[in-house]
RNA sequence: CUCUUAUCAAGAGAGGUGGAGGGACUGGCCCGAUGAAGCCCGGCAACCGGUGCAUAAGCACAAUGGUGCCAAUUCCUGCAGAAUUUAAAUUCUGGCAGAUGAGAG
Numbered sequence: 001c002u003c004u005u006a007u008c009a010a011g012a013g014a015g016g017u018g019g020a021g022g023g024a025c026u027g028g029c030c031c032g033a034u035g036a037a038g039c040c041c042g043g044c045a046a047c048c049g050g051u052g053c054a055u056a057a058g059c060a061c062a063a064u065g066g067u068g069c070c071a072a073u074u075c076c077u078g079c080a081g082a083a084u085u086u087a088a089a090u091u092c093u094g095g096c097a098g099a100u101g102a103g104a105g
Stems, first nucleotide, its partner, number of pairs: 001105008013041001015040003021031003025078001027076002042070003047066002050061004074097001079094006
């Protein structure tokens, strides 16, 4: 990097450091010197792994290990279809893209 598969409506500090940016991309709309990113500490969750029950599917428990995550639904949206509608607009469904875990090449 590619492929497969599961999940994405919940959850998480008024700490330290750092100094201007950040929310993947598009278009929006937001967050930010009442201090962004990053790093440290802290926290959340429980995918893998662990333990118990079970033939298995699965269920439960802990969180010491491997990841992940901690503004806004994956912030909304981008393609297709449907409903209400003159239209505008709104809503719903599926997909695309993306993120994370596990497995494979």